[in-house]
Context: one part of a larger RNA
RNA sequence: GAGUAGCGCGAAGGGGGUGUGAAUCCCCCUCACCGAAUGCCCGAGGGUUCCGCAGCCAUGCUGAUCAGCUGCGGGUGAGGCGGGCCUAAGCCGAGGGCUAGCGCCGUAGGCGAUGGAUAACCGGUCAAGAUUCCGGUUCCACCCACGACCGUUUGAGCGAUGGGGGGACGCGGGGGGCUAGGUUCCGGGGUAGCGAUACCCUCCAAACUGGUAGGCGGCGCCGGGAGGCAAAUCCCCUGGCGCGAGCGCUGAGAGGUGACGGGAAGGUGCGCACGCGAGUGCAAGCCGCAGGGAUUGAGGCCGUACCGCCGAGAAAAGCCUCUAGCGAGGGCGUGGGUGUCCGUACCGCAAACCGACACAGGUGGGCUGGUCGAGUAGACCAAGGUGGAC
Numbered sequence: 001g002a003g004u005a006g007c008g009c010g011a012a013g014g015g016g017g018u019g020u021g022a023a024u025c026c027c028c029c030u031c032a033c034c035g036a037a038u039g040c041c042c043g044a045g046g047g048u049u050c051c052g053c054a055g056c057c058a059u060g061c062u063g064a065u066c067a068g069c070u071g072c073g074g075g076u077g078a079g080g081c082g083g084g085c086c087u088a089a090g091c092c093g094a095g096g097g098c099u100a101g102c103g104c105c106g107u108a109g110g111c112g113a114u115g116g117a118u119a120a121c122c123g124g125u126c127a128a129g130a131u132u133c134c135g136g137u138u139c140c141a142c143c144c145a146c147g148a149c150c151g152u153u154u155g156a157g158c159g160a161u162g163g164g165g166g167g168a169c170g171c172g173g174g175g176g177g178c179u180a181g182g183u184u185c186c187g188g189g190g191u192a193g194c195g196a197u198a199c200c201c202u203c204c205a206a207a208c209u210g211g212u213a214g215g216c217g218g219c220g221c222c223g224g225g226a227g228g229c230a231a232a233u234c235c236c237c238u239g240g241c242g243c244g245a246g247c248g249c250u251g252a253g254a255g256g257u258g259a260c261g262g263g264a265a266g267g268u269g270c271g272c273a274c275g276c277g278a279g280u281g282c283a284a285g286c287c288g289c290a291g292g293g294a295u296u297g298a299g300g301c302c303g304u305a306c307c308g309c310c311g312a313g314a315a316a317a318g319c320c321u322c323u324a325g326c327g328a329g330g331g332c333g334u335g336g337g338u339g340u341c342c343g344u345a346c347c348g349c350a351a352a353c354c355g356a357c358a359c360a361g362g363u364g365g366g367c368u369g370g371u372c373g374a375g376u377a378g379a380c381c382a383a384g385g386u387g388g389a390c
Stems, first nucleotide, its partner, number of pairs: 012030006031387004039367004045347002049345001050074006059067002079139002081343003085116002090111003096105003120137005140339008149330002157326002162322004170309004176302003181296006187202006203262002207257003214250004218243008227235002266287003271282004310313001353362002369381004
């Protein structure tokens, strides 16, 4: 320079409290804003920022008793969630090829989810974790014991790193059956009020059972075969016979059990704190409903269905089957046991990620109620969140 520019778009006001100190911290009342978001849940990324106590030199565009700041302590609990199993692009790459060399390419093989496969739900709970802890109810794999049954060469059963099936897939469209959800009526439980009346609640999973609406399909037996890099009873091709959708496969949802349980609005309230008091706040424990109908209704489920179209729409494993082979035990039921390792706090359209900043920018997926409306538009609201640090 200069007490100048600036203090980074948007709403606050009042009362009480704490404190040396309050426009800014805490509580209450009123007001206002978002509400397909400025709410809620994941992924990436971040890496303790989470919670408590104690602080205010610095950080915070002002102040600060407050804090994503400082100091000290605490907090992340899994057979079922995710990873771990399988492979894609891509990457690595024994041998190998090329190169003067560094190295490049690449077979077998491996790594690699953004995909495939895959067994848990509801409720409760620390200040801070929960499909992980606790309560209840369940499911999966393996091991052991017992029971009946089948089998021990007339061989049950297991079974490939091998064969086959399957997994297995595009885009568009329309209708049906449902469910979640919504609205409303009656009944019930409550709160406020003298009352009329207004407002709140009226719910519940996995699993087991059940087999429906619907969808798809020819099925079985006998014989032949030079294919599936060996073999095959499997697949495939082919001949014959029989039966044929009241059959097989698939399949939401409803209903039943789960539930003599949990849990709603709310009530009562040990105890603690505040207040002179009336009372207020927190809160252990306890009490606490019977639901029924109408209507609307999904982009979710049946559904990888069905119909149409041309650009003709991953792989591998799990799984089933076939032999090669192994072979004396095996499957079923009941009971008991085992289930290791890593992640799990918190932010997550943002003051915690990417932007040098507590930056009006950027950031993938899911959920998303009401009135009007075709609508996730728009407007105003709910739950919930916020008033953006001068």
This is a predicted structure of a 390-nucleotide part of an RNA (large-subunit ribosomal RNA, domain III) from a Thermomicrobiales bacterium. The coordinates come from a structure-prediction model, not an experiment, and the mean pLDDT is 81.